[in-house]
RNA sequence: CGGGGUGUAGUUCAGUGGCUAGAACGCACGCAUGGGGUGCGUGAGGUCGUGGGUUCAAGUCCCACCACCCCGA
Numbered sequence: 001c002g003g004g005g006u007g008u009a010g011u012u013c014a015g016u017g018g019c020u021a022g023a024a025c026g027c028a029c030g031c032a033u034g035g036g037g038u039g040c041g042u043g044a045g046g047u048c049g050u051g052g053g054u055u056c057a058a059g060u061c062c063c064a065c066c067a068c069c070c071c072g073a
Base pairs, nucleotide, nucleotide: 001072002071003070004069005068006067007066010025011024012023013022018056027043028042029041030040031039032038049065050064051063052062053061
């Protein structure tokens, strides 16, 4: 320098262009127990890597850039 892949909650990951972006684990609170472990319930937590574009509508499609990984020169 060229090509490809990944980027979504604290972590690991889902998510056909269409209703309020979800799950598990973790965290906070409550209930059950004499207490713990554990179980159940409720809740907080997301500028979907950044900036543009297409569209009535974008996490999803297009372009550029950034970070990381792989391959090639």
Predicted 3D model of a 73-nucleotide RNA (transfer RNA) from a Patescibacteria group bacterium. It matches the Rfam family "tRNA". By type it is a transfer RNA. Rfam's curators write: Transfer RNA (tRNA) molecules are approximately 80 nucleotides in length. It was read from a public genome assembly. Lineage of the source: Bacteria > Bacteria candidate phyla.